[in-house]
RNA sequence: CCCCCUGUAGUUCAAUGGAUAGAACAAAAGCCUUCUAAGCUUUAGAUGCAGGUCCGAUUCCUGCCGGGGGGA
Numbered sequence: 001c002c003c004c005c006u007g008u009a010g011u012u013c014a015a016u017g018g019a020u021a022g023a024a025c026a027a028a029a030g031c032c033u034u035c036u037a038a039g040c041u042u043u044a045g046a047u048g049c050a051g052g053u054c055c056g057a058u059u060c061c062u063g064c065c066g067g068g069g070g071g072a
Base pairs, nucleotide, nucleotide: 001071002070003069004068005067006066007065010025011024012023013022018055027043028042029041030040031039048064049063050062051061052060
């Protein structure tokens, strides 16, 4: 320098043009318990950034940024 893949909650992953973006673990509160742990209930929490297409974008397109891989 070129090519490919990838970026979603604190973490690991779903969702793939249309509904309120969902699950597990973690966190907080409550119940239980003499206390803690475990268990049960509830709550909060995310689409890397900027533009474009579209009635509608996490999804498609472009650029930038970050990560990984390959080639020279």
The RNA shown here (transfer RNA) has 72 nucleotides and comes from a Minisyncoccota bacterium. Taxonomically the source falls in Minisyncoccota (Bacteria, Bacillati). Rfam family: tRNA. About the family: Transfer RNA (tRNA) molecules are approximately 80 nucleotides in length. Rfam classes the family as a transfer RNA.